Record summary: This is a predicted structure of a 72-nucleotide RNA (transfer RNA) from a Patescibacteria group bacterium. It matches the Rfam family "tRNA". Lineage of the source: Bacteria > Bacteria candidate phyla.
């Protein structure tokens, strides 16, 4: 230099183009308990950047960024 793949919450992972982007672990905060872990209830917190397509994008299309693999 060419092809592919992936990118969503702290960490792993989910989401037929459509009502509020959900789950596990974590993390505050409360119940409980003599206390600590356990249990339970609520609560924070996230779609890599710029565009396009569409009435509506995490989802489809470019184009750029990291990062993984293969070819030269």
């Nucleotide at each position: 230099g060419c092809g592919g793949g992936u990118a969503u919450a702290g960490c792993a992972c989910a989401a037929c183009g459509g009502u509020u982007a959900g789950u596990g672990c974590g993390u505050g905060u409360g119940c409980u308990u003599g206390c600590c872990a356990a249990g339970c209830a609520c609560a924070a917190a996230a779609u890599g950047g710029c565009g396009g397509u569409u009435c509506g994008a995490u989802u489809c299309c470019g184009c750029u960024u990291a990062c993984c693999c293969g070819c030269u």

Model confidence (mean pLDDT): 80 of 100.